A computed fold for a 529-nucleotide part of an RNA from an uncultured bacterium, annotated as small-subunit ribosomal RNA, 5' domain. The full RNA is in RNAcentral, with records from ENA and SILVA. The prediction has a mean pLDDT of 88.

Context: one part of a larger RNA
């Protein structure tokens, strides 16, 4: 010089930042992932209409009915849920740094060619019945769709034996002048979506050089092991399997085994070279109660999904079920030790959705702690009778001390009022131009008007007002080390980093007066160089 610090003794304000290093221990409770009625059939809830009916106050009240409308609980469906958030158990390893290779895949998103035709049949949900204590589950009927299946079309797609063979789709809103209609719409234009194909973009996955901690009191390790052919699997390379033939491979330039520990940019420190670390932020791996598997997907062997098994815990009607904070709070425990069961989604970004707009414990904030850096005040000026009073004393003095009083001022922070930015850009409405269009519609660009949108917030700032008023301490003084004298104590009681001090004059021990460092902080302790 430094810390994610702890601990004593102290403790005004403010900004930024940091904040379970330990038990990957175990969790009550609460929230952290939904969305989309513009993909479907529908109406459980709420509120508007229409329809009957009854009351009467004759224009409200109440029953009952109609998805008609705004909506929307449950339910099909698409997307997303693989992000984003957490931990550091695990791993000495193509995990991680870095340079590079071809044999791969990529959802949404961008660029371009091409479609986008005609059919069918189910299951949910509902109803009806049965089982269960529950989770929940059976059977039987009815139903829609952007769910599912067939047929047609079939290229720059896939396969070939080169002839050929095969393989896709889905529709929803908005607007509309003609025409046509069962009055729902066809058609027509737009906007989303949708199939195929070829490129990108981004994101994944595989492969090698090389570097990457201790230990020889670990010297031999290897049988899918190292090569090969034939089969098989992958998105794709490969013993990744596998079935047969070779017998190779790795090592003192440390294999093999044991311990340890996520790796980096970084970070501390040093004049550097090196040492050490690896919180916070950022890329990268791993892991999700421990153990093992695959499903679903463009993407997972899936933190808040599925199955099996195991350990715990909890419900039971004892037949049988339920969970999985290493996510944000917060509990208990463990330890020297680490915070609120807050606010908004106003801003950035994410997910859905055409949009409003939902949702979002990511994220932006508030809240606790001197844990750390930085700033900032605790007052300024005058003020010798050197006051009292403390403490030494050669008793004359000295010192505390210009230090206080007391005289003049001043108002940072604090208090208390009053005003008061920026962080807001948007979205949606109205107007215009322009595209497309049959079209002044609807739509998308551009531009322009009005009006909105703010968790924090009693905000940052300003300005008033009153008052020196509300605000210092700690360690230390024998040398190394800057600061010394009295009084207690008498190898005791005690100090101590080291050297040491104490046995009657102790600058070293207690305690006072003075000093001397640093200062809202000062020591110790720890642990790094």
């Nucleotide at each position: 010089a430094u810390u994610g610090a702890a601990c004593g003794c102290u403790g005004g304000c403010g900004g930024c930042a940091u904040g379970c290093u330990u038990a990957a221990c175990a969790c009550a409770u609460g929230c952290a992932a939904g969305u989309c009625g513009a993909a479907c059939g529908g109406u459980a809830a709420c509120a508007g209409g229409g329809g009957a009916g009854a009351g009467c106050u004759u224009g409200c009240u109440c029953u009952c009915u109609c998805g008609c409308u705004g909506a929307c609980g449950a339910g099909u469906g698409g997307c997303g849920a693989a992000c984003g958030g957490g931990u550091g158990c695990g791993u000495a390893a193509c995990g991680c740094g870095u340079a590079g290779g071809g044999a791969u895949c990529u959802g949404c998103c961008c660029u371009a060619a091409a479609g986008u035709g005609g059919g069918g049949g189910a299951c949910a949900a509902c109803u009806c019945g049965g089982g269960g204590a529950a989770a929940c589950u059976c059977g039987a009927g009815c139903u829609a769709a952007u769910a599912c299946c067939g047929c047609a079309u079939a290229a720059g797609c896939u396969c070939u034996a080169a002839g050929g063979a095969g393989u896709a789709a889905a529709g929803a809103c908005c607007g509309g002048g003609a025409c046509c209609u069962u009055c729902g719409g066809g058609c027509c234009g737009g906007u989303c979506a949708c199939u195929u194909u070829a490129g990108g973009a981004u994101g994944a996955a595989c492969c090698u050089g090389c570097g990457u901690c201790c230990g020889a009191u670990u010297a031999g390790c290897u049988a899918g092991a190292u090569g090969g052919u034939g089969g098989g699997g992958u998105a794709a390379c490969u013993g990744c399997c596998u079935a047969c033939c070779a017998u190779g491979g790795c090592g003192a330039c440390g294999a093999u085994c044991g311990g340890u520990a996520g790796c980096u940019g970084u970070u501390c420190u040093g004049a550097g070279a090196g040492g050490a670390a690896g919180a916070u932020c950022a890329g990268c791996c791993a892991c999700a109660c421990u153990g093992g598997g695959a499903c679903u997907g463009a993407g997972a062997c899936a933190c808040g999904g599925c199955c099996c098994a195991g350990a715990c815990u909890c419900c039971u009607a004892c037949g049988g079920g339920a969970g999985g904070c290493a996510g944000c709070a917060g509990u208990g425990g463990g330890g020297a030790a680490u915070a609120u069961u807050g606010g908004a989604c106003a801003a950035u970004g994410g997910g859905g959705g055409c949009a409003a707009c939902c949702c979002u414990g990511a994220u932006c904030c508030a809240g606790c702690a001197a844990u750390g850096c930085c700033g900032c005040g605790u007052g300024u000026g005058u003020g010798a009778a050197g006051a009292a009073g403390g403490c030494c004393u050669g008793a004359g003095g000295g010192u505390u001390g210009u230090a206080a009083a007391g005289c003049a001022c001043u108002u940072u922070c604090g208090u208390u009022g009053a005003g008061g930015a920026g962080g807001a850009a948007c979205u949606g409405u109205c107007c215009u131009a322009c595209a497309u269009g049959a079209a002044u519609a609807a739509u998308g660009u551009a531009g322009g008007g009005a009006g909105u949108u703010g968790a924090c917030g009693u905000u940052a700032c300003u300005c008033a007002a009153a008052g020196a008023a509300g605000a210092a301490g700690c360690a230390c003084c024998g040398g190394c080390u800057a600061a010394c004298u009295c009084u207690g104590u008498g190898c005791c009681a005690g100090c101590a980093g080291c050297c040491g001090c104490g046995g009657u004059a102790a600058u070293a021990c207690a305690g006072a007066g003075g000093g001397u460092g640093c200062g809202a902080g000062c020591g110790u302790u720890a642990a790094u160089c």